[in-house]
Molecule: RNase P RNA; transfer RNA
Organism: Anaerolineales bacterium
């Protein structure tokens, strides 16, 4: 210097005129107008994939169902996130990028086609026996029976590899070494693990982003959650448990109880709240009879869609020091940075900045040629086009996706120079 | 803002719920029949399963992410 990889920051600026929303102050005036000051979108505000804060369901306690996560150690309010490490892979020459991670020895299920066979081995082949064929023996060929799993073929995957012993032939059947697995001991490490030694023939696999088992976590809804005020209407139908006990001032009340209903926005247990019948009618006074309303549930129908609040001071942001490999933590200092409500921050003009293209001058170098041309680098003018992705709606911590361009740093490879 | 569903041939829908060649009807083209059409019969073509990545021997189907369309909610 060029190419590549990766981390961080910014992601237009200034001026003029007109126009918006919030807050504060002042003036007028009666719920409105005017003036001044000040503030006014993002790194993703997006997707709604996660975690929480907050609110409601009286409690948010136990169990089940259901859902999520899954190597180890840390960070955090928490997390499926982040940091550091371990192991198995993939891409790349490298820097680097990227996928996965408990259990197959609890049990069940699947492994198409091909192939003899996909978890019960036998198509070809090899060996032994019997029989037959060939002029005849051996060899060879054919058929049958038995043995075999080393060789060949099929496949993504078929009983670990090399060398030997052994056998009729062959095989971890046995032996040595290696590989994998299990177990035990030692070293390093907090650990996942790594390395080494001993023992064991254990060597029939894969899939759990199939059901499942183990460990850990989780109540559900969501700001259109909720709270307050004002205004307004019209209710109707059906279903629904109802036994007793005690006390007192004896026709009324209190306390309890069988039973019934509601309370998690899945079920259930606990717990808790309410109801637990003198209404009313008939008869002739007492009394008797009928036998509801009701706690609640379901269906049909009506009114309201207004205003205020929740609504922005926070697990906040910025800077510096210290601790830590790092995520991050801590101390000090500074600071307040939208809160709309059909949803505000815009429009016009001018100058500058960034990018692309065309064109002109000038300096240096190189080439060809002859006083010019071409190319590269630096610098300086003019013209044209363009300036990314994209807009809060309760808030925060992440993940994922989109993104023109500019600047800074680190690393890898190649070339050149000192 | 929040909560859910779907995407397969030109159109409307299937897929024994992971098995190899992704089917059917309508439509399109051709042939037969007919004087000519229609009907009927036969044949043919038409597919990156919305896009991408992953698991697996194998994915329309299982997992992750992006795009498009639709529904609900005071």
């Nucleotide at each position: 210097c060029a190419g590549g990889u990766u981390g961080g920051u910014u992601g237009g600026a200034c001026g003029a005129u007109u126009g918006c929303g919030g807050a504060g102050c002042g003036g007028c005036g009666g719920c409105g107008c005017c003036g001044c000051u000040u503030c006014g979108a993002g790194g993703a505000a997006a997707g709604u994939c996660c975690g929480c804060a907050c609110u409601c369901c009286a409690c948010a306690g136990g169990g089940c169902a259901c859902g999520g996560c899954g190597c180890c150690g840390g960070g955090u309010a928490a997390c499926a996130c982040c940091c550091g490490g371990g192991g198995c892979g993939g891409g790349g020459a490298a820097a680097c990028c990227u996928g996965c991670c408990g259990g197959a020895u609890c049990g069940g299920g699947c492994c198409a086609c091909a192939g003899a066979a996909a978890a019960u081995a036998a198509c070809c082949g090899c060996c032994g026996g019997c029989g037959g064929c060939c002029a005849a023996c051996g060899c060879g060929c054919c058929g049958c029976c038995g043995g075999u799993g080393a060789g060949g073929g099929u496949g993504a995957a078929a009983a670990g590899g090399u060398g030997g012993u052994g056998u009729a032939a062959g095989a971890g059947a046995c032996c040595a070494c290696c590989g994998g697995c299990g177990u035990u001991c030692g070293u390093a490490g907090c650990a996942a693990u790594a390395c080494g030694g001993g023992c064991g023939g254990c060597c029939a696999g894969g899939c759990a982003a199939c059901c499942c088992c183990c460990g850990c976590c989780g109540g559900g809804a969501g700001c259109a959650a909720g709270g307050c005020c004002a205004a307004g209407c019209a209710g109707g139908a059906a279903c629904a448990a109802g036994u007793c006990c005690g006390g007192u001032u004896u026709u009324a009340c209190c306390g309890g109880u069988a039973g019934g209903a509601g309370g998690c926005u899945g079920c259930u247990c606990g717990c808790u709240u309410c109801c637990g019948g003198a209404a009313c009618c008939a008869u002739a006074c007492c009394a008797u009879g009928g036998g509801a309303a009701c706690a609640g549930u379901u269906c049909c129908g009506g009114g309201u869609a207004g205003g205020c609040u929740g609504c922005u001071a926070g697990a906040g942001c910025u800077g510096a020091g210290c601790g830590g490999a790092g995520a991050c933590g801590u101390u000090c200092a500074g600071u307040c940075c939208a809160g709309a409500g059909a949803g505000a921050u815009a429009a016009u003009c001018g100058u500058c900045g960034g990018g692309c293209g065309c064109u002109g001058g000038u300096u240096u170098c190189a080439g060809c040629a002859g006083u010019g041309c071409u190319g590269a680098a630096g610098u300086u003018g003019g013209c044209g086009c363009u300036u990314a992705c994209a807009g809060a709606a309760u808030g925060c911590g992440g993940c994922u996706u989109a993104u023109a361009a500019a600047c800074c740093g680190a690393c890898c490879u190649g070339g050149g120079g000192a | 803002g929040c909560c859910c569903c779907a995407g397969u041939a030109g159109c409307u829908c299937a897929a024994a719920u992971g098995g190899a060649u992704a089917g059917a009807g309508c439509g399109a083209g051709g042939c037969u029949c007919u004087c000519c059409u229609a009907a009927a019969g036969c044949c043919u073509a038409g597919g990156u399963u919305g896009g991408g990545g992953g698991u697996u021997c194998g994915a329309a189907u299982c997992c992750c992410u992006c795009c498009u369309g639709g529904g609900g909610u005071a």